Record summary:
Predicted 3D model of a 350-nucleotide part of an RNA (small-subunit ribosomal RNA, central domain) from Erythroxylum tenue. Model confidence (mean pLDDT): 87 of 100. Rfam family: Bacterial small subunit ribosomal RNA. Gene Ontology terms of the family: structural constituent of ribosome and ribosome. NCBI's taxonomy places the organism under Eukaryota, Streptophyta, rosids, Erythroxylaceae, Erythroxylum.
[in-house]
Context: one part of a larger RNA
RNA sequence: UUGGACGUAAAGCGUUUGUAAGUGAAUUUUUAAGUCCAUCGUCAAAUCCCUGGGCUCAACCCUGGAUAGGCGGUGGAAACUGCCAAGCUGGAGUACAGUAGGGGCAAAGGAAAUUUUCGGUGGACCGGUGAAAUGUGUAAAGAUCAGGAAGAACACCAACGGUGAAAGCACUCUGCUGGGCAGACAUUGACACUGAGAGAUGAAAGCUAAGGGAGCUAAUGGGAUUAGAUACCCCAGUAGUCCUAGUCAUAAAUGAUGGAUACUGGGCGCUAUAUGUAUCGACCCAUGCAGUGUCGUAACUAACUUGUUAAGUAUCCCGCCUGGGGAGUACAUUCGUAAGAAUGAAACUC
Numbered sequence: 001u002u003g004g005a006c007g008u009a010a011a012g013c014g015u016u017u018g019u020a021a022g023u024g025a026a027u028u029u030u031u032a033a034g035u036c037c038a039u040c041g042u043c044a045a046a047u048c049c050c051u052g053g054g055c056u057c058a059a060c061c062c063u064g065g066a067u068a069g070g071c072g073g074u075g076g077a078a079a080c081u082g083c084c085a086a087g088c089u090g091g092a093g094u095a096c097a098g099u100a101g102g103g104g105c106a107a108a109g110g111a112a113a114u115u116u117u118c119g120g121u122g123g124a125c126c127g128g129u130g131a132a133a134u135g136u137g138u139a140a141a142g143a144u145c146a147g148g149a150a151g152a153a154c155a156c157c158a159a160c161g162g163u164g165a166a167a168g169c170a171c172u173c174u175g176c177u178g179g180g181c182a183g184a185c186a187u188u189g190a191c192a193c194u195g196a197g198a199g200a201u202g203a204a205a206g207c208u209a210a211g212g213g214a215g216c217u218a219a220u221g222g223g224a225u226u227a228g229a230u231a232c233c234c235c236a237g238u239a240g241u242c243c244u245a246g247u248c249a250u251a252a253a254u255g256a257u258g259g260a261u262a263c264u265g266g267g268c269g270c271u272a273u274a275u276g277u278a279u280c281g282a283c284c285c286a287u288g289c290a291g292u293g294u295c296g297u298a299a300c301u302a303a304c305u306u307g308u309u310a311a312g313u314a315u316c317c318c319g320c321c322u323g324g325g326g327a328g329u330a331c332a333u334u335c336g337u338a339a340g341a342a343u344g345a346a347a348c349u350c
Base pairs, nucleotide, nucleotide: 003322004321006319007304008303012318014201015200016199017198021194022193023192027086028085031082033081034080035077036076037075038074039073040072041071042070043069049065050064052062053061054060091191092188093187094186096183098181099180103177104176105175106174108172109171110154114150115149116148117147119145120144121143126135162169163168206247207246208245209244211242215241216240220236221235222234223233258317259316260315261314262313263312266295267294268293269292270291271290273288274287275286276285299306323350324349325348332343333342334341335340
């Protein structure tokens, strides 16, 4: 490479937009590039295969001949793919009138708790643990009442629920704004799918600068425990956690399952919605559609399981794997302030 794979054995890029490229609905026409048929030329000889012959046979040698296939020319066919032209509406989009939502950004407001501060009451402990001690407190703590300040997070509702491409998103209200879904008719008329490179985004931790700092808390100090205890437990406590502007680009970034389309029995839920039924109205019920769960038929699977949200049956495109270790290491390059990230071997060994 071919082949076979990629939920758990090696293997789906964290996610998405999109360039090149690959692939592409249905009707008619043109053309003849692909495709198919016929024919001609050519593909040295030897070799291989077949016929006949010569060495006593054979190996060996000689004579004659052919298939398949490649390349080129000519003539033809027109179903399929491509090309040309025209139209079509089912894929895809747009407009219309609706709908649900913690989707995003910004601003304003709120209540409980915590810590702290000020004042009152009061007067000896409080705190902590398995037990203690370090620690706090007569310079008045802890407790309790009233007032003030600060920062961070938003109880109940809350769900097997919603939403977003993913990361993620939840106190309340307002403004701006992206996407989804169903409906009916109108409109464009294949405008589509995937997507190498490339761009965008990307938890937490980390980094730079200016702020902020209540609680929690790496590091660090102390007290315990212990043979020791650089830990688990306790008392303190700095970076950090928060905000703004950048940077970093990684996670068990998981559904360990790439995206799109079509098809293939069902049962029981939930969310949103349309139509019908029903009603004073709202539920309920029936059908459809979009999503989200659960149990399971066929089928698949090494098994577990999956099972219309497929890991079933098929097609298209991308990514990726090829025994374990060495190793996600070395070297080199690119990116980064750095930490490091990306790309990524070999010797050797089993």